[in-house]
Predicted 3D model of a 364-nucleotide RNA (Bacterial RNase P class A) from a Chloroflexota bacterium. A source record names the gene rnpB. NCBI's taxonomy places the organism under Bacteria, Bacillati, Chloroflexota. It matches the Rfam family "Bacterial RNase P class A". Rfam classes the family as a ribozyme.

RNA sequence: CAAGUAAACCGGGUGACCGCUGUGGCAAUCUGCCACAGAGGAAAGUCCGAGCUCCACCGGGCAGGAUGCUGGGUAACGCCCAGGAGGGGUGACCCUACGGAAAGUGCCACAGAAACAUACCGCCCACGCUGAUUAUUUCAGUUAUGGGUAAGGGUGAAAUGGUGAGGUAAGAGCUCACCAGCGGCUGGAUGACCAGUCGGCUGGGCAAACCCCAUCCGGAGCAAGACCGAAUAGAGGGAUAAAAGGACGCCCGGCCUGUCCCCGGGUUGGUCGCUUGACCCUGGUGGUAACAUCAGGGCUAGAUAGAUGGUCACCGCUCCGACCAGUCGGAGUACAGAACUCGGCUUACAGGUUUACUUGACCU
Numbered sequence: 001c002a003a004g005u006a007a008a009c010c011g012g013g014u015g016a017c018c019g020c021u022g023u024g025g026c027a028a029u030c031u032g033c034c035a036c037a038g039a040g041g042a043a044a045g046u047c048c049g050a051g052c053u054c055c056a057c058c059g060g061g062c063a064g065g066a067u068g069c070u071g072g073g074u075a076a077c078g079c080c081c082a083g084g085a086g087g088g089g090u091g092a093c094c095c096u097a098c099g100g101a102a103a104g105u106g107c108c109a110c111a112g113a114a115a116c117a118u119a120c121c122g123c124c125c126a127c128g129c130u131g132a133u134u135a136u137u138u139c140a141g142u143u144a145u146g147g148g149u150a151a152g153g154g155u156g157a158a159a160u161g162g163u164g165a166g167g168u169a170a171g172a173g174c175u176c177a178c179c180a181g182c183g184g185c186u187g188g189a190u191g192a193c194c195a196g197u198c199g200g201c202u203g204g205g206c207a208a209a210c211c212c213c214a215u216c217c218g219g220a221g222c223a224a225g226a227c228c229g230a231a232u233a234g235a236g237g238g239a240u241a242a243a244a245g246g247a248c249g250c251c252c253g254g255c256c257u258g259u260c261c262c263c264g265g266g267u268u269g270g271u272c273g274c275u276u277g278a279c280c281c282u283g284g285u286g287g288u289a290a291c292a293u294c295a296g297g298g299c300u301a302g303a304u305a306g307a308u309g310g311u312c313a314c315c316g317c318u319c320c321g322a323c324c325a326g327u328c329g330g331a332g333u334a335c336a337g338a339a340c341u342c343g344g345c346u347u348a349c350a351g352g353u354u355u356a357c358u359u360g361a362c363c364u
Base pairs, nucleotide, nucleotide: 001360002359003358004357005356006355007354008353009352010351012315013314014313015312016311017310018309020038021037022036023035024034025033026032040335044346045345047344048343049342050341051340052221053220054219055218058253059252060251061250062249064217065216066215067214068213069083070082071081072080073079084098085096086095087094088093099212100211104210105209106206107205108204120153121152122149123148124147125146126145128142129141130140131139132138161179162178163177164176165175166174180202182199183198184197185196186195187194188193225272226271227270228269234263236262237261238260239259240258244257245256246255279298280297281296282295283294284293285292286291316333317332318331319330320329321328322327
C1' cells in the first nucleotide's frame, strides 16, 4: 500500500421566525406567559419468550405442538456465551434441522446382472475336440456342460472397508503392514468427547420420511380489563332437570349450579389502565465470556383520527463539471414514524468513522 475477517459507533449540525402535544408554575377566563421534555437502531415483521389483565380447575391419561451435542447465563426462550464433533477457507474466521437406523414400517428414480441383494463381461479348473512335441508326458487354442470366484471391467450418488505386498488353479482379510469403521480395556475431562492399547475382520444412505426416546407447553389478549354516565325491547325460539348443563380438544375422577344455545334491541360518551422499568449511564469487584454483584448519578413521548413540525440562511458529507492546487457552480443527503411494556431473533439501510486480527507485495 492492497485485499479480507470480526465487532462497535454516527447517519446530520448551528442560528432566527412561526406552529403543535404533555408536565409543572404564574395568571385568571383576555384562554395568555414562562420553564422543561417530545419518534428508532431497527419504532418494521408479528417469528419466539415473558411481565400484566381476565376466564379457568385441580389430579391422572390421551390427542396436538415445540425443542434436540455438552456445560454455563437469563424472569424465560426456539435466545446469548464458552466448548466438543463434522464440514468450508492459505488464514483471521464461518456454517450445522448436531438424540436414536441392533424397536418397527417405509424410500433409494433412471442406469445396472444386482441396491437388505448379486453374477452381465470376465478369470481359473475338469471333460471333449484340434494342433505341436521324441513315446509316456507337456504346452497352446477352442464348443457345449459342470464346478470355483468377486481381485479386474462396465452402470451408478452409493456395489460384501481402502492402499500395497505375499499367497492361490484363479481369487478373497486367506495372511501381513498402514489407515478407516466397530467392540473391549486403561488414562484425562463436570461433560460432549479425546489419547493410548488390544481384537476379530467388517456390507450402505435417508428420521427438514412415518416413528422411538428425553425435556417442555392452560386459553385469550390493552380492541385485555376496571369504573362512571347514559339509553333500551325482549308477550322471542330451542334444549334440559342433577341420570342434565358448564368451564380451549377427548376420557375418567373431582368442583360449581337451575343452566346452556340461537335470534333481536340499546349504549358506541368519559376516566383509568398509560409509563419508575427483569430501566439507562459511569466506576469497582468476581468470571475466559455471556453475565452477576456493589457504589454513585439520571428520569428521557404518552397521543386518541392520532402531536413530536414548517420556512430561511450558513456549515458538514457524497458525486459531477470547470479551472487549476484551492475556489466556483450544480445535483443529492440512507432505511424509515411510538400507540401497554420489556428480552431476543429476522429483514431494510446512501454515506462516514474507529478498534483488533489475517494474507500478499515493497522498503528498512